[in-house]
RNA sequence: GGAGUCGGACAGGGUAUCGCCGCGGUCUUUGAUCGGGGAGGAAAGUCCGGGCUUCACAGGGUAGGACGCUGGGUAACUCCCAGGGGGAGCGAUCCCCGUCACGUGCAACAGAAAGUAGACCGCCUCCGGCAUUGCCGGCGGUAAGGGUGAAACGGUGGGGUAAGAGCCUACCGGCUGUCGUGGUGACACGGCAGGCCAGGUGUACUCCGUCCGAAGCAAAACCAAAUAGGACAGCGCUGUAGAUCGACCCGAUCGAGCUGUCGGGUAGGUUGCUCGAACCGGCUGGUAACAGUCGGUCUAGAUGAAUGAUACUCACCCCGAAAGGGGGACAAAACCCGGCUUAUGACCGGCUCCAACU
RNA sequence: GGAGCCGUAGUUAAGCUGGUUAUAACGCCGGCCUGUCACGCCGGAGGCCGCGAGUUCGAGUCUCGUCGGCUCCG
Numbered sequence: 001g002g003a004g005u006c007g008g009a010c011a012g013g014g015u016a017u018c019g020c021c022g023c024g025g026u027c028u029u030u031g032a033u034c035g036g037g038g039a040g041g042a043a044a045g046u047c048c049g050g051g052c053u054u055c056a057c058a059g060g061g062u063a064g065g066a067c068g069c070u071g072g073g074u075a076a077c078u079c080c081c082a083g084g085g086g087g088a089g090c091g092a093u094c095c096c097c098g099u100c101a102c103g104u105g106c107a108a109c110a111g112a113a114a115g116u117a118g119a120c121c122g123c124c125u126c127c128g129g130c131a132u133u134g135c136c137g138g139c140g141g142u143a144a145g146g147g148u149g150a151a152a153c154g155g156u157g158g159g160g161u162a163a164g165a166g167c168c169u170a171c172c173g174g175c176u177g178u179c180g181u182g183g184u185g186a187c188a189c190g191g192c193a194g195g196c197c198a199g200g201u202g203u204a205c206u207c208c209g210u211c212c213g214a215a216g217c218a219a220a221a222c223c224a225a226a227u228a229g230g231a232c233a234g235c236g237c238u239g240u241a242g243a244u245c246g247a248c249c250c251g252a253u254c255g256a257g258c259u260g261u262c263g264g265g266u267a268g269g270u271u272g273c274u275c276g277a278a279c280c281g282g283c284u285g286g287u288a289a290c291a292g293u294c295g296g297u298c299u300a301g302a303u304g305a306a307u308g309a310u311a312c313u314c315a316c317c318c319c320g321a322a323a324g325g326g327g328g329a330c331a332a333a334a335c336c337c338g339g340c341u342u343a344u345g346a347c348c349g350g351c352u353c354c355a356a357c358u
Numbered sequence: 359g360g361a362g363c364c365g366u367a368g369u370u371a372a373g374c375u376g377g378u379u380a381u382a383a384c385g386c387c388g389g390c391c392u393g394u395c396a397c398g399c400c401g402g403a404g405g406c407c408g409c410g411a412g413u414u415c416g417a418g419u420c421u422c423g424u425c426g427g428c429u430c431c432g
Base pairs, nucleotide, nucleotide: 001354002353003352004351005350006349007348008347010345012314013313014312015311016310017309018308020038021037023035024034025033026032027031040330044341045340047339048338049337050336051335052216053215054214055213059250060249061248062247064212065211066210067209068208069083070082071081072080073079084097085096086095087094088093098207103205104204105201106200120146121145122142123141124140126138127137128136129135130134154172155171156170157169158168159167173197175194176193177192178191179190180189181188182187220271221270222269223268230262231261232260233259234258235257242254243253244252245251278297279296280295281294282293283292284291285290316327317326318325319324359431360430361429362428363427364426365425368384369383370382371381377415386402387401388400389399390398408424409423410422411421412420
């Protein structure tokens, strides 16, 4: 210098003028004036988790959904931290994670055969014929060799055999069981025994384990206002229909009305609302995520929805020799938090690889 | 706030339980027909299946993430 990888922090500042939305004070009050405040790192997507609120509080079972190596963090999580195993990469680094030695399903084409393996070529015994060490045909045996495929039921050497084969054996690989050592654990290393070998796919159904009541601030509470049950259709009239336990069943508690369509009435305000698992800094504990403690700070709350515009100046970037000129991304709260993901500008740092020079 | 569906040729669609080289109609291009055009007939081109990962021998199809569009309920 180039290529790459991981992480951090920022999101221009100030002044003036004209506006907008809340809050507080004063004036004697439909307003005026003064003071002070007014978007984000993602406010976004709504992909997860929680708080809060209401329903229910009589539960049990089934179904359904989510998650899935281990330990820890947390209010909780599909998040974060640390570790284990496997994979990609020269590397920094990144990605994946229960079970296919319960059961079931799936595998096009090619191939003889695709999971209860399988005789197409080949190899071999026997029988028959021709005939001479071969050829043809037949009953069989055979997975060592060929060929197909993404995948063909361990590998090498020796024995064995008609030819072969874990058929037998040695070593290696792998599996299951068990024991020991280290570790909280996932797991790692080693010993012994077994049978000779068990294919792939759970990001297929399943199985195993853990968790999950439903809805959402248009939740919900209160005040005020308005009320008529009017028409039609359907179901039901006694523990029945139906209601609640927000999927279903049992069970429990109510139970004479219930449901749908059309038509009619009222649809104004207050609270919820922002002080919170809050933010900033120090110290302590912890590898870390994080926790504890001390000190400081108060930091938007609209309801058709404010947070804007203009000018100057400073800082930054670009062009230019200079004068000077130009530029600033993605995007904007709506009950509140913790994450994830996506969009996006410029900056800083760690590490890795390559090349050159010293 | 909540729920669902769809992205495939220029356009509109099919492709359900993964399988060889993705299908049709209209449109487009070339030829024939005609004095010429249209109609008609014959032939042809045109697709990284919205994007990125993963599972698998193999992905338009399955899984996850993401982007865009549409619809419904309150």